Notes: RNAcentral holds the full RNA, with entries from SILVA. Predicted 3D model of a 585-nucleotide part of an RNA (large-subunit ribosomal RNA, domain V) from Capsicum baccatum.
Context: one part of a larger RNA
RNA sequence: CCUGCACCUAGAUUGAAAGAUUUUAUGAAGCUUCACUGUUCCUUGGGAUUGGCUUUGGGCCUUUUGUGUAUAGCUUAGAUGGAAGGCAAAGAAGGACAUCUUCCAGGGGACCCGAACCAUCAGUGAGAUACCACUCUGGAAGGGCUAGAAUUCUAACCUUGUGUCAGGACAUAUGGGCUAAGGGGCAGUCUCAGGUAGACAGUUUCUAUGGGGCGUAGGCCUCCUAAAAGGUAAUGAAGGCGUGCAAAGGUUUCCUCGGGAUAGAUGGAGAUUGGCCCUCGAGUACAAAGGCAGAAGGGAGUUUGACUGCAAGACUCACUCGUCGAGCAGGGAUAAAAGUUUACCUUAGUGAUCCGACAGUGCCGAGUGGAAAGGCCGUCACUCAAUGGUGAAAAGUUACUCUAGAGAUAACAGGAUAAUCUUCCCCAAGAGCUCACAUCAACGGGAAUGUUUGGCGCCAUGAUGUUGGCUCUUCGCCACCUGGGGCUGUAGUAUGUUCUGAGGGUUCGGUUGUUUGCCCAUUAAAAUGGUACAUGAGCUAGGUUCAGAACGUCGUGAGAUAGUUUGGUCCAUAUCCAGUGUGGG
Numbered sequence: 001c002c003u004g005c006a007c008c009u010a011g012a013u014u015g016a017a018a019g020a021u022u023u024u025a026u027g028a029a030g031c032u033u034c035a036c037u038g039u040u041c042c043u044u045g046g047g048a049u050u051g052g053c054u055u056u057g058g059g060c061c062u063u064u065u066g067u068g069u070a071u072a073g074c075u076u077a078g079a080u081g082g083a084a085g086g087c088a089a090a091g092a093a094g095g096a097c098a099u100c101u102u103c104c105a106g107g108g109g110a111c112c113c114g115a116a117c118c119a120u121c122a123g124u125g126a127g128a129u130a131c132c133a134c135u136c137u138g139g140a141a142g143g144g145c146u147a148g149a150a151u152u153c154u155a156a157c158c159u160u161g162u163g164u165c166a167g168g169a170c171a172u173a174u175g176g177g178c179u180a181a182g183g184g185g186c187a188g189u190c191u192c193a194g195g196u197a198g199a200c201a202g203u204u205u206c207u208a209u210g211g212g213g214c215g216u217a218g219g220c221c222u223c224c225u226a227a228a229a230g231g232u233a234a235u236g237a238a239g240g241c242g243u244g245c246a247a248a249g250g251u252u253u254c255c256u257c258g259g260g261a262u263a264g265a266u267g268g269a270g271a272u273u274g275g276c277c278c279u280c281g282a283g284u285a286c287a288a289a290g291g292c293a294g295a296a297g298g299g300a301g302u303u304u305g306a307c308u309g310c311a312a313g314a315c316u317c318a319c320u321c322g323u324c325g326a327g328c329a330g331g332g333a334u335a336a337a338a339g340u341u342u343a344c345c346u347u348a349g350u351g352a353u354c355c356g357a358c359a360g361u362g363c364c365g366a367g368u369g370g371a372a373a374g375g376c377c378g379u380c381a382c383u384c385a386a387u388g389g390u391g392a393a394a395a396g397u398u399a400c401u402c403u404a405g406a407g408a409u410a411a412c413a414g415g416a417u418a419a420u421c422u423u424c425c426c427c428a429a430g431a432g433c434u435c436a437c438a439u440c441a442a443c444g445g446g447a448a449u450g451u452u453u454g455g456c457g458c459c460a461u462g463a464u465g466u467u468g469g470c471u472c473u474u475c476g477c478c479a480c481c482u483g484g485g486g487c488u489g490u491a492g493u494a495u496g497u498u499c500u501g502a503g504g505g506u507u508c509g510g511u512u513g514u515u516u517g518c519c520c521a522u523u524a525a526a527a528u529g530g531u532a533c534a535u536g537a538g539c540u541a542g543g544u545u546c547a548g549a550a551c552g553u554c555g556u557g558a559g560a561u562a563g564u565u566u567g568g569u570c571c572a573u574a575u576c577c578a579g580u581g582u583g584g585g
Stems, first nucleotide, its partner, number of pairs: 001585007011576002014572002022406004027402002029398004035203005042195008051153002054150003058146008068136001075128001078135001080133003085118002094112002097109001099107002157183005163178003206218003219241004224236001242387001243285001244344001249303007257281001258278003262274002283292002286349001288347003307330004313324003319388001332341003356380003360376002363374001414458001415456001417454001419453001422448005430440002467542001468540003474530003480505003483500005507521001509519003548566004552561003
């Protein structure tokens, strides 16, 4: 050097399983509920099956009858109209009896009696219950209709039982016929409507996001970022809007604000007045920006252009929107007139389409004439604010979970970075009795390493196994001990600080899953780090991190919980390489 055998497991980001964690999907499923929309059970009522006789109290219609009192007034005048006569031996006035009402007046009834009584006349707003008609208020009696309630009946209907029957043949019996008893117009069933159970069903539960969740945001306006045209992003920085105004609009005309010092009774920082100085610093309905001084700011007069029909041409721009606009026509306002005027100093003050409503209309009108419906013009109704608006209508949970993907995106490790951490250096105010630098060192400045906490999201989601311990390595030096020096505020001993140096070494225990920390006892010392926070195809399985269960807390609940507790499968026969031992050539 070649080639075996037996071992070992550091590596082959070993093998195994389209990662179970995370996220995404206008994916799925289980479960929950005061999510949405339904269904069923249940319940209430109407109708049908569903009939009879009474009693009762409602409502409506109708017949008869009676009732109605302010004051004045012969009196108890309901309202209106007609009306000069009406009534009476079929018994007027009057008398006594009992009754209805009661405001002491009236109505009807039976008895006695036997021939008149009432109106017209006066008074009253209105004249006779003298008489007739119609009618109002509350009342009585009778009839009819209607719905109801209660009791009851038996014939519908329901339930039960003994006995009996078994048909022309066969078959079926928790069955059928006859019969008896008990309920009974209930119950049950059908139908319509109201209410109502996650009992059940189908679904929904937005997006952005330096992973996701929590938070915040989602449209419009102003400024900066924005790099001197325009435009320009970020979970960049600073603020506003969802209106207001009949004058705060149009026009004609007039005026000048604000501040400073000063003079002047009360009077002051600040009221009103005078002159001087600054010159736009005031004001503008409101945010900011850009504007605006004989004004766009502040008054006064007069008015409604805060118009109608067109519109050359431009700006902006993916589209839909949005913005400016001379000029023409109509009919106005104001001004002496020329002129100005299609709201407001400008830029925010907003919402498409559909369905619908209102007013108008020279359009259409299913054989024709109409109508309905529709069209056209104008107007109205959306925190549709997730603001280019799915739909009239919608929340959660999953550790019981599943699928498709993603390293387009998180957790471990790696990478680049180094704010933070650690170490070193520079400057030197100061402390050190004096003296910056024996030693310590503020305020600051500059580097290094890649051990902390982070930020980034580059590799890997068709898997790179995660803390600590055990076992066994190797390396760095910024040196804990051991070697050798310098300085010293080094007498010696013991220290302090610093240079060189990595050869060797760097403990046993208690508690805790712990790394760490605290403690005990030693030691020359009990240094610090890297190695996928070295090392699970080497071990363990206490912690974290599935499925069971419980407590506290949160939640209506399903469930949740960097809160706690208990329990909980750690696979691999080694091909290569590396290594160990042992052979052969």

NCBI's taxonomy places the organism under Eukaryota, Viridiplantae, Streptophyta, lamiids, Capsicum. The prediction has a mean pLDDT of 82.